[in-house]
RNA sequence: CUCUUAUCCAGAUGGACGGAGGGAUCAGGCCCUGAGAAGUCCAAGCAACCGCCCGGAGCAGCCGCCCCGGGGCCAGGUGCUAAAUCCUGCCGGCCGGGGUCGCACCCGGUCGGGCCGAUGAGAG
Repeated sequence: CUCUUAUCCAGAUGGACGGAGGGAUCAGGCCCUGAGAAGUCCAAGCAACCGCCCGGAGCAGCCGCCCCGGGGCCAGGUGCUAAAUCCUGCCGGCCGGGGUCGCACCCGGUCGGGCCGAUGAGAG
């Protein structure tokens, strides 16, 4: 870097250096930021996945497999420590408003799906 797969409404900040941006990308919105952004380092913390224990459902002749974003433990690995992946963008259902003679169409909300991205695990 590519592929597969799972998850993404939970959780968790201080210091030093730094010195103007940042919230992935594009657009719109909304935020954070000289009461100090990004970045680097130190320390602390969190507990998503890997790990361990347990419960429940299903499958199986046995070994066992599989599901329930199930409950608990640890903090070794990865990761993370503003806001739901900060929100929206594409498709569909429903609701409301506008529009029309009636449709079409437009706007907003909500729910579901998808895309993108991030992270883990596995493979190349």

Predicted 3D model of a 124-nucleotide RNA (SAM riboswitch aptamer (S box leader)) from a Balneolales bacterium. Lineage of the source: Bacteria > Pseudomonadati > Balneolota > Balneolia > Balneolales. Model confidence (mean pLDDT): 82 of 100.